The prediction has a mean pLDDT of 79. The RNA shown here (Glycine riboswitch aptamer) has 96 nucleotides and comes from uncultured Brevundimonas sp. Its Rfam family is "Glycine riboswitch aptamer". From the family's description: This family represents the bacterial glycine riboswitch. The sequence is in RNAcentral, with records from MGnify. The model forms 90% of the base pairs in the Rfam consensus. The organism belongs to Brevundimonas, within Bacteria.
RNA sequence: UCGCGGGAGAGAUCGGGCCGUCGCGGAUCCUCGGAUCGGACGGGCCGGAGCCGAAGGCGCAACCGCCCCGGAAACGCUCAGGCAAAAGGACCGCGA
Numbered sequence: 001u002c003g004c005g006g007g008a009g010a011g012a013u014c015g016g017g018c019c020g021u022c023g024c025g026g027a028u029c030c031u032c033g034g035a036u037c038g039g040a041c042g043g044g045c046c047g048g049a050g051c052c053g054a055a056g057g058c059g060c061a062a063c064c065g066c067c068c069c070g071g072a073a074a075c076g077c078u079c080a081g082g083c084a085a086a087a088g089g090a091c092c093g094c095g096a
Base pairs, nucleotide, nucleotide: 001096002095003094004093005092006091013048014047015046016045018043019042020041021040022039024038026037027036028035029034030033050083051082052081056079057077058076059075063071064070
């Protein structure tokens, strides 16, 4: 480095708008099949307050190191990332 297996935490959060699907237990209109409003579901986007730490990043430094240089946590921060499942995932085991 590659393959296989294991691998935690915290929201299926609220508001707005857009797109798509469904004629939909609602309303209106009409040429009676549709249109508009509304609704349900799904997916991005923007914003609000909340939360998590185990991609990455930053900080402290026990320790390693004769000194310098350097290395250095699963601790701290939460910039990034994440908060149903899936995916991802530090790290651990086995094999090459």